[in-house]
Context: one part of a larger RNA
Parts: sequence; structure tokens; C1' cells
RNA sequence: UUGGGCGUAAAGCGUAUGUAGGCGGGUGUGUUAGUCGUGGGUCAAAUUUCCGAGCUCAACUCGGGAGCUGCUCACGAAACGGCACAUCUAGAGAAAGUGAGAGAUGACUGGAACUCAUGGUGUAGUAGUGAAAUGCGUUGAUAUCAUGGGGAACACCAAAGGCGAAGGCAGGUCAUUGGCACUCUUCUGACGCUCAGAUACGAAAGCGUGGGUAGCGAAUGGGAUUAGAUACCCCAGUAGUCCACGCCGUAAACGAUGCUUACUCGGCAUAUGGAGUAUCGACCCUCUGUGUGUCUUAGCUAACGCGUUAAGUAAGCCGCCUGGGAAGUACGAGCGCAAGCUUAAAACUC
Repeated sequence: UUGGGCGUAAAGCGUAUGUAGGCGGGUGUGUUAGUCGUGGGUCAAAUUUCCGAGCUCAACUCGGGAGCUGCUCACGAAACGGCACAUCUAGAGAAAGUGAGAGAUGACUGGAACUCAUGGUGUAGUAGUGAAAUGCGUUGAUAUCAUGGGGAACACCAAAGGCGAAGGCAGGUCAUUGGCACUCUUCUGACGCUCAGAUACGAAAGCGUGGGUAGCGAAUGGGAUUAGAUACCCCAGUAGUCCACGCCGUAAACGAUGCUUACUCGGCAUAUGGAGUAUCGACCCUCUGUGUGUCUUAGCUAACGCGUUAAGUAAGCCGCCUGGGAAGUACGAGCGCAAGCUUAAAACUC
């Protein structure tokens, strides 16, 4: 390589958009360099195989036939595939009418808590712990009341709930804006699926410039603990956490499960549409669509478990794996301000 695999054993790119490529719905007509059939040519000999023969047998050797992988020419076929044309509506998309939502961006704004400042009351403690101490406090703390300032996060609602491609998204209002679901007809007429390279987005931490800084808090200082204590506990506290703009491009970026399509028993719950029933109108109930969960049949699985949201049954396309260590390292290359990231070995060793 072939084969076999990828939830947990090695293995699904963090996610999407999408180019080349691969694959692609129904009907009809024509054509045909794929495909299929027939015939001719060629495919050296040896080797292979079958039959026969020669060395006493065999190996070996000889004779004859076949085969081998194709290539080429001619004629024919038109189911499948390609191409061209025509046509269709079940895929896909558009329009119309409704609907839910922490989807995104910007601006404004609210209350609780915290902290700071000022003033009032008030006096000796307070804070902290397993116990303490460092710390704070008679220049009046802690406590309490009033006023004012500041930054960050949004209790209850709240849910196994919702939205988003993923990362992620939660006080309220407004503006702009993306996606989704359902219903009934109308329209386009295969316009589709996947996707190497590419492009965009991408938690936290980190980096650059400028702001901001209440609380928390790497580093750091101090107090304890301890044999020691570069920790766990306590008192402080810088970067950071926040904002704007620009980088970084990684995570147990997880459902450790790529995307799309079709098919295959059910029960229960829940979110949100539609129809029916009912009603004055609703609730309830029944059917049905889309999503989110849970239990389970068949089937699958090494087991655990999965089970119409599949890890079942199939198809298309992409990515990835091939004993452990060395190593996600070295070297080279690309990217980055840097940190580093991406790509990615070998010697040696078990």
C1' cells in the first nucleotide's frame, strides 16, 4: 500500500463561508473518446499453467496448447455514465402572512451591594483565625445616620428553559441588524451536497498604545504553621480583571461523537408554531411541524453504553489514525512586537 478503523483503546480540523476537485432528482430525444460485445493486429524467448515426451524417478530439459497485463484498429449495442437540447416539480431557493428568542452592534438609563470623601451621634476597641499575630484605631476606628463621588457586576424572574456556526450570549429602554420556525397558496426550475488550498470568526491568559481602577487579585512584602514552608490560613498588594483601537490564534475550543440525505417500535417531559374540538372568549383535550431532554424496542458495541438529536441500516464528500518513549521536540519554512503558534522528523531505546 491493501485492509481495518476514529464517544472512552491511536484517530473528527475550534467553527463557519466557499474555489478547484469528487458526487448528484424525474421524463423524453439525439449523440458517444467512459462502459459492454464481436472480430483482426500486437503483447520476443524464458518464467506460469495444462497435455505429452527425454535423462532409472524427481529436480532439470524438450515439444504442443492455453494464459498473463494491456495497447491498437474495425464493426456493433445504448441499460448505466458523459455531452447537447427540450420538459417536469418531490431536492434547493424566492415571495406573502404570522411567531418565539440572554443572536449581534451602538447609545441612553435603573436599583441593591461595595468602596472613598465630608459632616453628625458615639467610645475603645476592631478585624482575623484551629488558635494567634501582622494590620486598622484616642490625629477618634468598628458601629450608626445623612449627603456627595466612583468603578464593576446584574439578586428574584430562572428552568433538564431560550438564541447563536462555534467561541459564546442575561437589569431596563431605544435605534440599526443577522439567523430560525410555522401556514397557505404563488413563483424560479436541479439553481444541489461535500470541500484540498484560501478567507472570516474564534474563551481565558498574554502583548502594544491611550484611558480607567470599587471589589477581587498572579508577582511581591509582612504575620502564622512547620524540621523547613519559595505553599495551604491571615493582613496588605502591583500587573491584570474594565473601556477604545490593534495584535495573538490557542483550550478537557467536549456531545472527547465532521457535514449532508434517506430509512427504521414506542412511552414520558418541555420550548415554540399550525389545525381541530370546546368555549361568549380561553383553559383542558386530540392531531401535526420544528427544537430541547429522559427512558427504552430492534439493531449495534470489547464492554460501558448508543438507541428517529444513533454509536442502528445505507449513500456522497472531507479530515484524521497505524506500538510506547525520544516528541508535538530538533532542523527548515511561514506567521507574530514578543510570548509563541502552525507544519513536522530522525538517530537511539523498550